Molecule: SAM riboswitch aptamer (S box leader)
Organism: uncultured Eudoraea sp.
RNA sequence: UUAUCAAGAAAGGUGGAGGGAAUAGACCCUAUGAAGCCUUAGCAACCCUUUACUCCUGUAGUAAAGAAGGUGCUACAUUCUAUCACCCUUAAUGAGUGAAAGAUAA
Repeated sequence: UUAUCAAGAAAGGUGGAGGGAAUAGACCCUAUGAAGCCUUAGCAACCCUUUACUCCUGUAGUAAAGAAGGUGCUACAUUCUAUCACCCUUAAUGAGUGAAAGAUAA
């Protein structure tokens, strides 16, 4: 920089009090054992593999299938809200879309 983020997939060992990114609020998980680390298993299909098609003939695009390998992930929507813009609405307010922020991949 670009793409995706309401889908999917957990057991065991170790550990011993926190955890859900940071701050605040909310809501949750957690001694029926948090985080971290290790093992095994799984999910997904970004990279990847195979096949077919297309024309712009390339280190190309599209579609389908696959899962050996490189990452990632396996409570809750990126748990929800907040900040900015737009828009609808109310007595107060509340809802929606996009951006920003964050995560992952190339």